A computed fold for a 108-nucleotide RNA from an Armatimonadota bacterium, annotated as Guanidine-I riboswitch aptamer. The source organism's lineage runs through Bacteria, Bacillati and Armatimonadota. Of the family's consensus pairs, 93% are formed in the model. The coordinates come from a structure-prediction model, not an experiment, and the mean pLDDT is 77.
RNA sequence: AGGAAGUGCGCCUAGGGUUCCGCGGCCAGGACCCCGGCCGGACUGGACCGAGCGGCGCAGGCGAGUUUCCGGGCUCGCUACACCGUCGGGACAAAAGCCCGAGGGGGA
Numbered sequence: 001a002g003g004a005a006g007u008g009c010g011c012c013u014a015g016g017g018u019u020c021c022g023c024g025g026c027c028a029g030g031a032c033c034c035c036g037g038c039c040g041g042a043c044u045g046g047a048c049c050g051a052g053c054g055g056c057g058c059a060g061g062c063g064a065g066u067u068u069c070c071g072g073g074c075u076c077g078c079u080a081c082a083c084c085g086u087c088g089g090g091a092c093a094a095a096a097g098c099c100c101g102a103g104g105g106g107g108a
Stems, first nucleotide, its partner, number of pairs: 007059006015049002020046002022043001023040005029034001060079008083104002086102005
């Protein structure tokens, strides 16, 4: 100086909204415990979505040690930085620290 890699999955959390359930309000029905419509997430919730820059685990990758019947096995370690008032777009009912794309910056 050039190149490669810098990964994937699961569970959860911060966060997120409101299709469904519940809750609250208004209106109506039926007739004795039920049922319908509309509004509300500046409604704790059930359930749902959920992190590159949050946690944990598994796998993968790299390195060291050790062992071997040379195919491999085992143990340990590392897997960094992580900012912008970021920008553009997308999904489910909807939103987001979600997903896709882009720029600068960063630095093991």